[in-house]
Context: one part of a larger RNA
RNA sequence: CUGUGGUAAAGGAACUCGGCAAAAUGGCCCCGUAACUUCGGGAUAAGGGGCGCCCCUUGGAGAAGGCUUCGUAAGAAGAACCGGGGGGCUGCAGGAAUCGGUUGUUACGACUGUUUACUAAAAACACAGGUCUCUGCCAAGUCCACAAAGACGACGUAUAGAGACUGACGCUUGCUCGGUGCCGGAAGGUCAAGGUGAGGGGUCAGCCCGCAAGGGCGAAGCUCCGAGCCGAAGCCCCGGUUAACGGCGGCCGUAACUAUGACGGUCCUAAGGUAGCGAAGUUCCUUGUCGGGUAAGUUCCGACGCGCAAGAGCGUAACGUAGCAACGCUGUCUCUACCGCAGACCCG
Numbered sequence: 001c002u003g004u005g006g007u008a009a010a011g012g013a014a015c016u017c018g019g020c021a022a023a024a025u026g027g028c029c030c031c032g033u034a035a036c037u038u039c040g041g042g043a044u045a046a047g048g049g050g051c052g053c054c055c056c057u058u059g060g061a062g063a064a065g066g067c068u069u070c071g072u073a074a075g076a077a078g079a080a081c082c083g084g085g086g087g088g089c090u091g092c093a094g095g096a097a098u099c100g101g102u103u104g105u106u107a108c109g110a111c112u113g114u115u116u117a118c119u120a121a122a123a124a125c126a127c128a129g130g131u132c133u134c135u136g137c138c139a140a141g142u143c144c145a146c147a148a149a150g151a152c153g154a155c156g157u158a159u160a161g162a163g164a165c166u167g168a169c170g171c172u173u174g175c176u177c178g179g180u181g182c183c184g185g186a187a188g189g190u191c192a193a194g195g196u197g198a199g200g201g202g203u204c205a206g207c208c209c210g211c212a213a214g215g216g217c218g219a220a221g222c223u224c225c226g227a228g229c230c231g232a233a234g235c236c237c238c239g240g241u242u243a244a245c246g247g248c249g250g251c252c253g254u255a256a257c258u259a260u261g262a263c264g265g266u267c268c269u270a271a272g273g274u275a276g277c278g279a280a281g282u283u284c285c286u287u288g289u290c291g292g293g294u295a296a297g298u299u300c301c302g303a304c305g306c307g308c309a310a311g312a313g314c315g316u317a318a319c320g321u322a323g324c325a326a327c328g329c330u331g332u333c334u335c336u337a338c339c340g341c342a343g344a345c346c347c348g
Stems, first nucleotide, its partner, number of pairs: 001343008010334002014332001019329001027051005036041001038168001052089009067078004090094001101327009113125002129166007141152003169315003174248003179245002181241005188236003194230003199225005206217004249267005277307001288304005
């Protein structure tokens, strides 16, 4: 020096991003215990006192049963068990080990749970509860699969099953259907395969012209093209629907100081953000401003409200995590020192 333990004057977080780590608390009995609260909790709240050994006395108790001694037995005495009272002895210390530090306030998540096997345990996921949508049973949905068969759903049947969103509880959940989606509608427009098939082409028996070469016409069959007409869903179209995806304005003027603007005008929109909340886990400017706490506070708490760029949310006992503060406590520090053990290192 390294690791791991131990002790420390005075001070006591001055350390540090941060009390990280350590210290402290700790068991049992008794007393006592706040705000708040969903009346269950909070609570071991907080905060106090006691704890060894010996003797005497007393209650349960004439317990019952068991044990020891005496007794033939009945029984008597005693020990043991759970307490109460009094007295005495003793050390600095009488719970050995095991064995909560506590409190206040705020944010988020209701809670117990789950998670990144190997840097994240959380405010993320889940959750009970809420809402919407689908599904009438060979259900919807799903697995497998060319198809079929088979299987889950379910030996269930809409108080069921599936999908999505939200996330206990309390108070609430505003406006917007123009766009996108979904649902409903069927008059009209559009519209595929297909159907029908006017008409046309190819081939060709045969016929005609020609001396011939060749040319022309051409039934049936086979075959090709094909106008028009018929032709579903979808789309267009008409409605509905937001706890569907989503969205929820601008400019100008105005009150008897000033300032502000209840009020007015105007443009645009599908509609212009309601309640509650708000420098927030969201605020750029920003360490906003005011108040509180500190001698001093970019964090913290309470307010304010021109919210760069909050809002269907906002609260909430209990519990958890995080921020801030206080008490206790300490080698975290002022400021280090010494000791034990194991190493490193040196000598042999």